Transfer RNA from Bythopirellula polymerisocia, 76 nucleotides, folded computationally. Rfam family: tRNA. Gene Ontology term of the family: triplet codon-amino acid adaptor activity. The coordinates come from a structure-prediction model, not an experiment, and the mean pLDDT is 81. NCBI's taxonomy places the organism under Bacteria, Pseudomonadati, Pirellulales, Lacipirellulaceae, Bythopirellula.
RNA sequence: UGGCGUGUAGCUCAGUGGUGAGAGCGGCGACCUUAUAAGUCGCAGGCCGAAGGUUCAAUUCCUUCCACGCCAACCA
Numbered sequence: 001u002g003g004c005g006u007g008u009a010g011c012u013c014a015g016u017g018g019u020g021a022g023a024g025c026g027g028c029g030a031c032c033u034u035a036u037a038a039g040u041c042g043c044a045g046g047c048c049g050a051a052g053g054u055u056c057a058a059u060u061c062c063u064u065c066c067a068c069g070c071c072a073a074c075c076a
Base pairs, nucleotide, nucleotide: 001072002071003070004069005068006067007066010025011024012023013022018056027043028042029041030040031039049065050064051063052062053061
C1' cells in the first nucleotide's frame, strides 16, 4: 500500500428492510437460609463504530471514513 472479515448491553454473541432491539454470563434488589453458596423471581443497563445516500420505512442495502483482526506486497 492492496484485498478480505469483524464492529449490536460491562463481557461473549444472536438478529432481521416493516409498529416497539434480544439471549447467556455479569451487576443490583427481593424471596429462601442462622449466615453464605446454590436456587426462584424481578429490575437496571444500548446514540446497533461515525458521517452521508437509496427508500414510504435502514441496526439491516449502497458509499466514504474510523478501530481491530487475517492474508498478500514493499522495505530491511